Model confidence (mean pLDDT): 81 of 100. This is a predicted structure of a 71-nucleotide RNA (transfer RNA) from Symbiodinium natans. The sequence is in RNAcentral, with records from Rfam. It matches the Rfam family "tRNA". Rfam links the family to the GO term triplet codon-amino acid adaptor activity.

Order: sequence, then structure tokens, then C1' cells
RNA sequence: GCACCUGUAGUGUAGCGGCAACAUACAAGCCUCCCAUGCUUGUGCCCUGGGUUCGACUCCCGGCAGGUGCA
Repeated sequence: GCACCUGUAGUGUAGCGGCAACAUACAAGCCUCCCAUGCUUGUGCCCUGGGUUCGACUCCCGGCAGGUGCA
């Protein structure tokens, strides 16, 4: 230099164009003599800038970051 893959709560990951989800974490409550386990509720997220579309995490283009291969 070229090609490809990945980017979603603090962390690990789902998400076939129509309400962003699960686990964990954190907070409150229940339970318990106390702790742990368990149960309930809540907090918090789509890397970034454009485009297409009635509607974009999703499709297209650029950028950024990480990774792999070739040179």
C1' cells in the first nucleotide's frame, strides 16, 4: 500500500427495514438472626458523518478504532 472481518448498557453478547434484547454489574425492596443464594423493580447502550427509505442497529458511501491475510 491492497483486500477482508469486527464496532450495540460498566462488562460479555443477541438482534432478516417497523417497541433496542438477554446475561452480568450497579441501586432499592422482599426473604434471612446476619451473610450468601434466590425473587421483584429500577439505572444505563446502537463508533462517527452523510445517503436511500414512510420508517435504518439493520441497506449504500466516507471517516475513525481494533483484528486477520497479502505485498